The RNA shown here (small-subunit ribosomal RNA) has 1518 nucleotides and comes from a metagenome. The prediction has a mean pLDDT of 83. Rfam family: Bacterial small subunit ribosomal RNA.
[in-house]
């Protein structure tokens, strides 16, 4: 410090997720030791049991018992001593208000911080000044008695005090009055003098004899200590007040009557409406009152670079609470709870009358919960209470125990050790790799744990006793302080530490391994099981599931889950945005608020500087030190951004005062304008009405129909009525804040611009809330209504058509008055000011020049457009009219959906508007640009693509292939074009892969090894369907004699598979497409994907060529080079040829010969837009022509770029993986692949006269031949047979008759002399074998069919059409396929349309790419949510009732020790009663929150449901 994830790719916006750290955690698996920390976060739910606050006999009265000893005894017991002035209880004092717990409540002066108290209190403690005199009356304990289950209580009697009460005294104190002084920010404060009034006390314990008395020594006395009391001061602790800070909601906007203030009282320690009476009507609030929700606050802690964000466990400070609510008492201090009273809930006891209780103290228990410990030891230390002290008490505390809950440390061994062991795993498997120096082995060490072995700290200083000194005193006494000596005290604990012993012995797991993110293979599984933080894995080769091996990380832990911060600059103060991504309010005016021109002076609030106070400790940081280190602990330092006091500065901001003119405004002179309102007025057009002319249609559409018209339409002419809108001008022209504004005239009226520079003197800008305006539609009332026209009716279209189109047509559109308040109210761009290159239009002014006027030109101000630089921007773009650079103010945004919805509030007559969520769901949604693809977008151009033609298919019969069906099997594959006479260039057996049956198991076939054997093989016979089995006969070769070759048998490795996967593959092939494209290097441009080149202007069959150009070049393609063919030359001349010469034949190159010709087959030539003319841009090229056998690629072939289709093929072959192994292998026989209601493709033959049949007569080329082609001859009607010359072929044969054609004859339009299917008979050939299931011949038979619906195919010239011939496969078996030649056309105007393709451009929400994407209803399942008659619960307001305990007041009843008394009584008190306040409770009525509710509304999510096709292309109606 970043990374993953939207896309085919890119940049951006934007969310989601991850890596880090932390925790009072929990949980899975695992677990050796120690140290230091830490441990009920939930039910402030309920609690058994024990302990947690007592102490003082030196305040006081009183005072046991058991036991032991002794004595007595009636043997029942009694007494004395001791126990013991002990225990326990009581009066009294102090403490119990501390310590300890918890966080319910509390949004508050509660807390934090800084101040104030001149408005206060403070027991114990310290210091100072005084006092401590003299009396009185009770009461508990106790004793007796009574009531009671208990708790407890009543009566009578006795008694003490440091308990209680008078009196005396009063340095201070307090109060009143009078006279001053000093001083403060105000009330006031301090202080001096004088007078008056008021109010105290308690003793206890030591010591001594100086003075006095008795006189032993004690008492008075003296003295010390502890107390008591009146004051003052301090310290400590507290109380009150104030400034500032302190969570969320405005879908909480108004709250308040003791409320705000005053006067006077009361009350308090004290100020104060704290309380009361009266008076006034105030007080708080947008700087957030009131209400609601949540929450103890802080030092700190976690995180973070910081700013921040989160948090408040442990430790420390403050607050609050103590079962819930209320209340006071005591006291220095409490509104106290380990105190009291009352009410309530709960629990327990009960004799039913009544009582008792409060763990949020320490342990512990139960409950709820994911979840948190021992009913431990000790007061040894620290601290606290009491005490003079010893001491007692102390679950505070110190320790131990439990929990890997956290942090820190240590260990589980170290060295050496290669045969790289065994085993495991992987593998390309005779081998290798890895686990791995790892193990074993050898040599060592001894931490930790262990040991019936030993030693052994620190934490302890005091107190106490003695001695010495100081202080005090009359004192050498006592007491206190200091020093020294002695003695005693340890829960932890025989712990830490240490010595010894033994022995590698007792001690490693967990998560992960696709990317992020370090770490890879095998097996299993097969969209199953499962994983998953995000992206996503899994559908038969999963590094992502499960296991294994291996590896990586961390380690006594490691993963998971949860939470917080970080990353997230993703609420942006530091540090973001708003044209199009989310986001500028529809527009203006304007209060509050924010901001504000130049200049002078003052001030010092902000600001700055210096000094001081505070900012507790702990924590954190630095440094030093202590535990062996560390964690942990200690010392010191710095810091604690803050707040406050004082002093100073005066630039800036603020404030006050004065001035200025440039901002703003006023004035004067001009100007333009659909600016607004009202009133009038004009013509054109539509419609309607009346009349005329006139006659059959009109109107409307893609085409129609509805409609209208003989009752006279449409058309046309004239007249009239009425409403609405204003053609031309008219213009990216004008005006207005926006909405918006358009005939003409008049009236009223707002704003703007220019020029001048007279006036005011900052008067300004912006603007939450507020007010006003605000298109269309809509609403209310009243008018108006020509045209248009939602709804509605009809006609069409359509599968449907509640639409688009047509005919009608009501609201409405118009006017008046009012409402509504929204729009893509858009420049998707808030307003103001300033600055920052230009160019060119246009509108309105002004100035100059033009001699004046017009055009034109220059300058300038104000508007309104276009282009464009810098800059900005993600890009598009914007660019003085900013989206640039700055300042000021306002509004708004924070992933998509849910949703601008629900609820609430508010506005509205309504419709609805404004404000505006959540649950839930999702990993994207989005912007700009790029490349493709695509469009019922555009432009250009090709192709038998259409058109123009010729011939077919689709109908018939047959052949063949396919589907389907059937079957034991009908083997398998191919399936739009690009499967279907395809693999198959040829299924009777074989082929053959299929089925049935019979057999074999190292196998039909290959190789190796081991053992045995000698043949193998052939012949014959038997059984059998054969395979096969048995029997029998014949029988090896070479040799260096060891053996080898070959074969058989047995065994073992292995063979074998047309079994699966073409979606694991190679190779090959099809197709796009013989379309003209597909790319690269360098450069340039762009943030980038990409672009450029390859686009553009021409041209071409062509990315062919030329020109231009930020491109320049290049490659695979095109073309050419290759083959055939067309002309020709040369060479050569047999088997081909024969002109000339010769010979010969009935005839024939038959023979000699020839090399001329044809031909054969080699080498050349020829054609290149080369020449001419024209067009073109002086180009490329095109058009025409000449010559030429051939002319613009002469014709044909071979040749197939980058890629696409997971195209086809595992059944040609090869091959990974999987599967079978007495079978999915192998052999054999028979059957099947040839089936047949049917459907389709491809063909053949036809339907006839351009023909059929008969006869005659011509003319080819390519090929093939020894397992062969086969002549002459003979036989057969024929297929063919017999026979065999010749020929391995330019020689012989197939082979001949090529056929169509031509000539002649016949048939005469008919199911025929067309057509030949089908069937019967007889044959031929091949072959072991033609039954299933061959071809051919012949005789007979003679079906459908008379030119083919919708639709569809081929072909542009030697082509189509038509005619025959050859040959591959092959024993035989073509109508197929493939070659060959013969005859030989028609048509092409042209590119509008259909199909396919290419280039450019455009739109796109597509990228699996339009066979795309995608919307809504309905149906089903699930989820959350709104409404809902209501129901239930919580909180709370108001009104009223009620009124416990308590306090205060009153008091006529009852009662009363201290004081007074004139003895009668009084003062004072208590009880009771009553009044006021008030808790619980109750009644009524509201508010609010939550739960639930028949039914209901929409929403979301789901597998391949239903209906349509709304959007994306002009998405087919933008």
């Nucleotide at each position: 410090a970043g990374a993953g994830u939207u896309u085919g790719a890119u940049c951006c916006u934007g969310g989601c997720u991850c890596a880090g750290a932390a925790c009072g955690a929990a949980u899975a698996c695992u677990g050796g030791c120690g140290g230091c920390g830490u441990g009920g976060a939930u039910u402030a739910g309920g609690c058994a049991u024990g302990c947690a606050a007592g102490u003082c006999g030196a305040a006081c009265g009183g005072g046991a018992a058991a036991g032991c000893u002794c004595c007595c005894u009636u043997c029942g017991g009694g007494g004395a001593g001791u126990g013991a002035g002990u225990a326990g209880a009581g009066u009294g004092g102090c403490g119990a208000a501390c310590g300890g717990g918890u966080g319910a409540g509390u949004a508050a002066c509660g807390c934090g911080u800084g101040g104030g108290a001149a408005a206060c209190c403070u027991a114990c403690c310290u210091c100072u000044c005084g006092g401590u005199g003299g009396g009185g009356g009770a009461u508990a304990a106790c004793a007796g008695u009574c009531c009671u289950a208990a708790c407890g209580g009543g009566c009578u009697g006795c008694u003490a005090a440091u308990a209680c009460c008078g009196c005396a005294u009063a340095c201070g104190a307090c109060c009143u009055c009078g006279c001053g002084a000093u001083u403060g920010c105000a009330u006031g404060a301090u202080u001096g003098c004088g007078a008056g009034a008021u109010g105290a006390a308690a003793g206890g314990c030591g010591g001594c004899c100086u003075c006095u008395a008795c006189a032993u020594g004690u008492a008075a006395g003296c003295u010390g200590c502890c107390g008591c009391u009146g004051a003052g001061a301090g310290a400590u602790g507290g109380u009150c007040c104030c400034g500032c800070g302190u969570c969320c909601c405005a879908u909480u906007a108004g709250c308040u009557u003791g409320u705000u203030g005053g006067u006077g009282g009361g009350g308090u320690a004290a100020u104060g409406g704290c309380c009361c009476a009266c008076c006034a009507a105030g007080g708080c609030u947008a700087c957030g009152a009131u209400g609601g929700g949540u929450a103890g606050c802080c030092g700190g802690c976690c995180u973070g670079a910081g700013a921040g964000g989160g948090u408040g466990u442990c430790c420390g400070g403050c607050c609050a609470c103590a079962c819930u609510g209320g209340g006071a008492c005591u006291g220095a201090g409490a509104u106290a709870u380990g105190g009291c009273c009352c009410a309530g809930a709960c629990u327990c006891c009960u004799a039913c009358g009544g009582g008792a209780g409060g763990c949020a103290g320490c342990a512990g228990u139960u409950g709820a919960g994911a979840a948190g410990u021992u009913u431990c030891g000790g007061c040894a230390a620290u601290g606290g209470g009491c005490g003079a002290a010893a001491g007692c008490c102390u679950g505070a505390c110190c320790g131990a125990g439990c929990g890997a809950c956290g942090c820190c440390g240590c260990g589980u061994g170290a060295g050496u050790g290669a045969u790289g062991a065994a085993g495991g795993c992987c593998u390309u498997a005779u081998g290798g790799g890895u686990u791995g120096u790892a193990a074993a082995g050898c040599u060592c060490u001894g931490u930790c744990a262990g040991a019936u072995u030993g030693g052994g700290a620190a934490g302890a200083a005091a107190a106490c006793u003695c001695c010495g000194g100081a202080a005090u005193u009359a004192a050498u006494a006592c007491c206190u302080c200091c020093g020294g000596a002695g003695c005693u005290u340890g829960a932890c604990g025989g712990u830490a530490c240490u010595a010894u012993c033994a022995g590698a012995g007792g001690a490693a797991g967990u998560a992960c391994c696709g990317g992020c993110u370090a770490a890879c293979u095998c097996c299993g599984u097969g969209c199953c099981a499962g994983c998953a933080g995000c992206u996503g894995c899994g559908g038969u080769a999963a590094u992502a599931c499960g296991g294994a091996g291996g590896g990586u990380g961390c380690a006594a832990g490691c993963g998971u889950u949860g939470u917080u911060c970080g990353g997230a600059u993703u609420c942006a103060c530091u540090g973001g945005g708003u044209a199009u991504a989310a986001a500028g309010g529809g527009u203006g005016c304007g209060c509050a608020g924010g901001c504000g021109g130049c200049u002078u002076g003052a001030u010092a609030a902000g600001u700055c500087a210096g000094c001081g106070g505070u900012g507790a400790a702990a924590u954190a940081u630095g440094u030093c030190g202590g535990c062996u280190c560390a964690a942990c602990c200690g010392g010191c330092a710095a810091a604690c951004g803050g707040c406050c006091c004082c002093u100073g500065a005066a630039a800036c901001u603020g404030u006050c005062a004065g001035g200025c003119u440039u901002g703003a405004g006023u004035c004067c002179g001009g100007g333009a304008g659909a600016g607004g309102a009202a009133g009038g007025u004009g013509g054109a057009a539509u419609u309607c009405c009346u009349g005329g002319u006139g006659u059959a249609g009109u109107g409307g559409u893609g085409a129609a129909a509805u409609g209208u018209g003989u009752a006279a339409a449409u058309a046309u002419c004239a007249g009239g009525a009425g409403g609405a809108a204003c053609a031309c001008c008219g213009g990216u022209g004008g005006c207005g804040a926006a909405g918006g504004c358009g005939g003409c005239c008049u009236u009223c009226u707002g704003g703007c611009c220019c020029g001048g520079a007279a006036c005011u003197g900052a008067c300004g800008c912006u603007c939450a809330g507020g007010c006003a305006c605000g298109a269309a539609a809509g609403c209310u009332a009243g008018g108006g209504g020509a045209g248009c026209g939602a709804a509605c009716g009809g006609g069409a279209u359509u599968a449907g058509a509640u639409a688009c189109c047509c005919c009608g047509g009501u609201a409405g559109u118009c006017c008046u008055a009012g409402c509504c308040g929204u729009a893509a109210a858009c420049g998707a761009u808030g307003g103001g000011c300033a600055c920052u290159a230009g160019g060119u239009g246009u509108u309105g002014g002004a100035g100059g020049a033009g001699u004046u006027u017009a055009c034109c030109c220059c300058u300038u101000c104000a508007g309104u457009g276009c282009c464009g630089c810098a800059g900005c921007u993600a890009a598009u773009g914007u660019a003085u009219u900013a989206a640039g650079u700055g300042c000021c103010c306002c509004a708004c945004c924070u992933g998509g959906g849910g949703a601008g919805u629900a609820c609430g509030a508010u506005c509205g007559c309504a419709a609805g508007g404004u404000u505006g969520a959540a649950a839930c769901u999702u990993a994207a949604a989005g912007g700009a640009a790029u490349u493709g693809a695509u469009g019922g977008g555009g432009g250009c151009c090709c192709g038998c693509a259409c058109a123009a033609g010729c011939g077919g298919u689709g109908g018939a019969g047959c052949a063949u292939g396919u589907g389907g069906u059937u079957u034991a099997a009908u083997u398998c594959g191919a399936u739009g074009c690009a499967a279907c006479g395809c693999g198959a260039a040829g299924a009777a057996c074989c082929u053959u892969a299929c089925c049935u049956g019979g057999a074999c198991u190292u196998g039909a076939c290959a190789u190796g090894c081991a053992g045995g054997g000698g043949a193998c093989a052939g012949g014959u016979g038997u059984a059998g369907a054969a395979a096969u089995a048995c029997a029998u006969c014949u029988u090896u070769u070479c040799u260096u004699c060891g053996g080898a070759a070959c074969c058989c048998c047995u065994g073992u490795a292995c063979a074998g598979g047309u079994g699966c996967u073409g979606c694991a593959u190679g190779g090959c092939u099809g197709u796009u497409g013989u379309c003209g494209u597909c790319u690269c290097g360098u450069g340039u441009c762009g943030u980038g994907a990409a672009a450029u080149g390859u686009u553009g202007g021409g041209u071409u069959a062509a990315g062919u060529c030329c020109c231009g150009c930020a491109a320049c070049g290049a490659g695979c393609g095109c073309a050419a080079c290759c083959c055939c063919u067309g002309c020709u030359u040369c060479u050569a001349g047999u088997u081909a040829c024969c002109a000339u010469c010769a010979g010969g034949u009935u005839a024939u190159g038959c023979u000699g010969g020839g090399g001329a010709c044809u031909c054969u087959a080699g080498a050349g030539g020829g054609a290149c837009u080369g020449c001419c003319g024209g067009u073109g841009a002086c180009a490329a090229a095109c058009c025409g022509g000449a010559g030429g056998a051939a002319g613009g690629u002469g014709g044909g072939g071979a040749u197939g770029a980058c890629g696409u289709c997971a195209a086809g093929u595992c059944c040609u072959c090869a091959u990974g993986g999987c599967c079978c192994u007495u079978a999915u292998g192998u052999c054999c026989a028979g059957g099947g692949c040839u089936a047949c209601a049917c459907a389709c493709g491809u063909g053949c033959u036809a339907c006839a006269a351009u023909g059929g049949c008969c006869g005659g007569u011509a003319c080819a080329a390519u090929g093939g031949g020894c397992u062969g082609c086969a002549a002459u001859a003979c036989c057969g009607u024929a297929a063919g047979g017999u026979g065999g010359a010749g020929c391995g072929a330019a020689u012989c044969c197939c082979a001949a008759a090529a056929a169509a054609a031509c000539c002649g004859g016949u048939c005469u339009c008919a199911g025929u002399u067309c057509g030949g299917a089908u069937u019967g008979g007889a044959g031929u050939c091949u072959g072991u074998a033609a039954c299933u299931c061959g071809a051919c011949u012949u005789c007979a038979u003679g079906a459908a069919g008379c030119c083919g619906g919708a639709a569809u195919c081929g072909c542009u010239a030697g082509u189509a059409a038509u005619c025959g011939c050859g040959a591959a496969u092959c024993a035989g078996a073509a109508c197929g396929a493939u070659g060959c030649g013969g005859u030989g056309a028609a048509u092409a105007c042209g590119u509008u349309c259909c199909c396919g393709g290419g280039c450019c451009u455009u739109g796109u929400a597509c990228a699996c790419a339009c066979c795309g994407c995608c919307c809504g209803u309905c149906a089903c399942a699930c989820c959350a949510u709104g409404g809902g008659a209501g129901u239930u619960g919580g909180u709370u307001g108001c009104a009223c009732c009620a009124g416990a305990a308590g306090u205060a007041g009153a008091u006529a009843g009852c009662u009363u020790a201290a004081c007074c008394u004139u003895c009668g009584g009084g003062a004072g008190g208590g009880c009771g009663u009553u009044u006021a306040c008030c808790a619980c409770g109750g009644u009524g009525u509201g508010a609010u929150c939550a739960a639930u509710g028949a039914c209901u509304g929409g929403g979301g999510u789901g597998a391949a449901g239903u209906c349509g096709u709304a959007a994306c292309a002009a998405g087919g109606u933008a």